[in-house]
Context: one part of a larger RNA
RNA sequence: UUGGGUGUAAAGCGUGCGUAGGUGGUUUGGUGUAUCUUUUGUUAAAUACUGAGGCUCAACCUCAGAACUGCGAAGGACAUAGCCAGACUAGAGGCUAGAAGAGGCAAGUGGAAUUGUUGGUGUAGGGGUUAAAUCCGUUAAUAUCAACAGGAACGCCAAAAGCGAAGGCAGCUUGCUGGGAUAGACCUGACACUAAGGCACGAAAGCGUGGGGAGCGAAUGGGAUUAGAUACCCCAGUAGUCCACGCCGUAAACGAUGGAUGCUAAGCAUUGGGAGUUUCGACCCUCUCAGUGCUGCCUACCUAAGCUAACGCCUUAAGCAUCCCACCUGGGGAGUACGGUCGCAAGAUUAAAACUC
Numbered sequence: 001u002u003g004g005g006u007g008u009a010a011a012g013c014g015u016g017c018g019u020a021g022g023u024g025g026u027u028u029g030g031u032g033u034a035u036c037u038u039u040u041g042u043u044a045a046a047u048a049c050u051g052a053g054g055c056u057c058a059a060c061c062u063c064a065g066a067a068c069u070g071c072g073a074a075g076g077a078c079a080u081a082g083c084c085a086g087a088c089u090a091g092a093g094g095c096u097a098g099a100a101g102a103g104g105c106a107a108g109u110g111g112a113a114u115u116g117u118u119g120g121u122g123u124a125g126g127g128g129u130u131a132a133a134u135c136c137g138u139u140a141a142u143a144u145c146a147a148c149a150g151g152a153a154c155g156c157c158a159a160a161a162g163c164g165a166a167g168g169c170a171g172c173u174u175g176c177u178g179g180g181a182u183a184g185a186c187c188u189g190a191c192a193c194u195a196a197g198g199c200a201c202g203a204a205a206g207c208g209u210g211g212g213g214a215g216c217g218a219a220u221g222g223g224a225u226u227a228g229a230u231a232c233c234c235c236a237g238u239a240g241u242c243c244a245c246g247c248c249g250u251a252a253a254c255g256a257u258g259g260a261u262g263c264u265a266a267g268c269a270u271u272g273g274g275a276g277u278u279u280c281g282a283c284c285c286u287c288u289c290a291g292u293g294c295u296g297c298c299u300a301c302c303u304a305a306g307c308u309a310a311c312g313c314c315u316u317a318a319g320c321a322u323c324c325c326a327c328c329u330g331g332g333g334a335g336u337a338c339g340g341u342c343g344c345a346a347g348a349u350u351a352a353a354a355c356u357c
Stems, first nucleotide, its partner, number of pairs: 004328003007311002012325001014201004021194003025088007033081002035077008049065006091191001092188003095184003103177007110154001115149007125136002162169002206247006215241002220236004258324006266295011306313002330357003339350004
């Protein structure tokens, strides 16, 4: 390499958009490039294969034949794939209508709570722990009432709930804005799928500049515990956490499960839309489309089929198929060294070998 694989054994890029490339719906005609077939030329000899023959046999030698493979020419076939021309609507996109949603960005705004400050009441404790101590408190704390300040997060609703490509998104209001589902079947007419490079987004931590700083809190200090205690517990507390702009580009970025399309038993719950029935209007009920979840084991039967090493998965597949991409190939060395690219840095990315078992 072929083959085989990628939920958990090695292996799905964190996610999307998209270029080249690969693949591609139904139908008519043409072409005859691929494809198939016939004839023919060439494919040197020797060797090899088959059959004869000659050395007493064999090795060896001689003769004849048949090929394989590749390429060229001519004739023919036209299903499939390609190309050219035309048509279609089931894929895809658009249009219209009414709904759903913590989707995004920006501005404004609300209450509870913590903390601090001021004032009132009030007096000796408070806090903390398994127990304590450090700590706070007669310069009046803790408690309680009122006012003010400031920052951060949004209780109940709340849910196996919803939305988003992923990361993620939750007080309320307004403005701007993205996407999806349903119904109609009006328009375009294959415009599609995937996607190497590329581009964009990307939790937390971290970095730069300038703000902000209530609570929490790496580092650090102190008190305990302990043989020790650079910890777990307690008292403090700086970066940080928050905002604006810029960078970083990683996570158990997980469903440890790439994307698209089609097919393959049922049942239940739930979210959004639609239709039917009913009604003054609804609810309920039935059917259906799109999502989100569960059972589908055992037990008397019905209950799955299939797959899997097993666990388990099972119309949201890890089943049955097709297309495209990414990745894997014994453990360690090592996601390291060197080199390249990127970065302010931290580092990220690409990525070995010697050696060893």
The part of an RNA shown here (small-subunit ribosomal RNA, central domain) has 357 nucleotides and comes from a Patescibacteria group bacterium.